[in-house]
């Protein structure tokens, strides 16, 4: 000199809960409030999980109830579930 890694600065964001507002619901969006994050900025592409709707009526549960659990298929939802893609402030040791 580069790459990496993240101390301090200077700051962001904002989980639980409360209020209102949209949604059939998962949840989202406003304000308050901080559990916490070095990408907790942004992508729904992979897996996961969560609602709604439809198929199946097979397996198990034996007080036999389908509005139960579980399984497929569709549409959504979650980026603070992981991965992975894009950007982005400062640079001690």
């Nucleotide at each position: 000199g580069c790459a990496u890694c993240g101390a301090a600065a200077g700051g962001g964001c904002u989980a639980a809960c409360c209020c209102g507002c949209u949604g059939u619901g998962a949840a989202g969006c406003g304000g308050g409030g901080g559990c916490g994050c070095a990408a907790a900025g942004u992508c729904a592409c992979a897996g996961a999980u969560c609602u709604c709707a439809g198929c199946a009526g097979a397996u198990g549960a034996c007080u036999c109830g389908a509005u139960u659990c579980a399984g497929c298929u569709g549409a959504g939802a979650u980026g603070g579930c992981u991965g992975g893609g894009c950007u982005g402030c400062c640079g001690a040791a």

This is a predicted structure of a 93-nucleotide RNA (c-di-GMP-I riboswitch aptamer) from a Candidatus Acetothermia bacterium. The sequence was found by an Rfam model in a public genome assembly. Of the family's consensus pairs, 95% are formed in the model. The source organism's lineage runs through Bacteria, Bacteria candidate phyla and Candidatus Bipolaricaulota.